This is a predicted structure of a 73-nucleotide RNA (transfer RNA) from Magallana angulata. NCBI's taxonomy places the organism under Eukaryota, Pteriomorphia, Ostreida, Ostreidae, Magallana. The prediction has a mean pLDDT of 81. Rfam family: tRNA. It is annotated as a transfer RNA.
[in-house]
């Protein structure tokens, strides 16, 4: 130095260019409990890595930039 791939709530993850961006886990509040643990209901929590561009409309398609990785040289 090519090339491939990834980058979305605290973690992990899912999303055919078109509803308010999905579940798990975790947190916090409430119920339940002598008390914690389970469980049951609510609820915060994400400018979908940055910047630009196409488009009537981007997490998604393109360029270019960060970062991480995996191959070849």
């Nucleotide at each position: 130095g090519a090339u491939u791939c990834c980058a979305u709530g605290g973690u992990g993850u899912a999303g055919u260019g078109g509803u308010u961006a999905u579940c798990a886990c975790g947190u916090c509040u409430g119920c339940u409990u002598a008390a914690c643990a389970c469980g049951c209901a609510g609820a915060a929590g994400a400018u979908c890595g940055c910047g630009a561009g196409u488009u009537c409309g981007a997490g998604c398609c393109u360029c270019g930039c960060u970062g991480a990785a995996a191959c070849c040289u």